[in-house]
Molecule: c-di-GMP-I riboswitch aptamer
Organism: Pelosinus fermentans JBW45
RNA sequence: UAACAAUGUUGGCAAACCUAUCGAAAGUUAGGGACGCAAAGCUAUGGGUCUACAGUCGAAUAACGACCAAGAUCGCCAGGCCGCCAUG
Numbered sequence: 001u002a003a004c005a006a007u008g009u010u011g012g013c014a015a016a017c018c019u020a021u022c023g024a025a026a027g028u029u030a031g032g033g034a035c036g037c038a039a040a041g042c043u044a045u046g047g048g049u050c051u052a053c054a055g056u057c058g059a060a061u062a063a064c065g066a067c068c069a070a071g072a073u074c075g076c077c078a079g080g081c082c083g084c085c086a087u088g
Base pairs, nucleotide, nucleotide: 004088005087012037013036017032018031019030020029022027035075041081042080043079045078046077047076048073049072050071055067056066057065058064
């Protein structure tokens, strides 16, 4: 350094929900709170999923509908980068 098997420390993060906040929304941020996570650390690079302000088209001038990320999601999957601990 790599692979396999088993054990496992100090700790870490924080779902739903509530309050406040930003946002057109999805959702974000802060505090409380723990469902869980051995990468539930970072990254939007590929795919998936969510939303549709604006835009295009339709519609009766409208309501409204369809399409669409430049928005969001890393706790959906994968890639990249970084990290902690331990036995043979």